[in-house]
RNA sequence: UAACCAUCACGAGCGAUCGAGGGAUCUGGCCCGAUGACGUCGCCGCAACCGGAGCUUUGGCUUGACAGGUGCGAACUCCAGCCGCAAGCCGGACCGUCCCGGGCCGAGGAGCGGGAAGAUGGAAA
Numbered sequence: 001u002a003a004c005c006a007u008c009a010c011g012a013g014c015g016a017u018c019g020a021g022g023g024a025u026c027u028g029g030c031c032c033g034a035u036g037a038c039g040u041c042g043c044c045g046c047a048a049c050c051g052g053a054g055c056u057u058u059g060g061c062u063u064g065a066c067a068g069g070u071g072c073g074a075a076c077u078c079c080a081g082c083c084g085c086a087a088g089c090c091g092g093a094c095c096g097u098c099c100c101g102g103g104c105c106g107a108g109g110a111g112c113g114g115g116a117a118g119a120u121g122g123a124a125a
Base pairs, nucleotide, nucleotide: 001125004122005121006120007119008118013043014042015041016040017039021032022031023030026081027080028079029078044073045072046071049069050068051066052063053062054061055060077117082114083113084112085111090106091105092104094102095101096100
């Protein structure tokens, strides 16, 4: 680091240091930040990908936090963008008619699903 496989639900913060931007990228939004963000370090913790333990039809299943290796500890991967579906509301003509109701068409986009991109792990080179 191109490609491959899995996941992106939940969860878990204090201190020191630094000193101005940060939330991957572009655009837009929204948010964090001199009451010190981001980063770095220490400690603490979360989780359960690999590993461990048990079972196995060898595909995998279970357990649990356990030697160890990662990872993670604002906001869904902060949200949207591309594709599909699409509620309420709104508009239009129409039908029935009792002030109201009905379906149809349009606009639109709360929301749902997928994609793209990215992140993390695994395996392999």
This is a predicted structure of a 125-nucleotide RNA (SAM riboswitch aptamer (S box leader)) from a Thermoleophilia bacterium. Rfam family: SAM riboswitch aptamer (S box leader). Its family is annotated with regulation of gene expression in the Gene Ontology. The sequence was found by an Rfam model in a public genome assembly.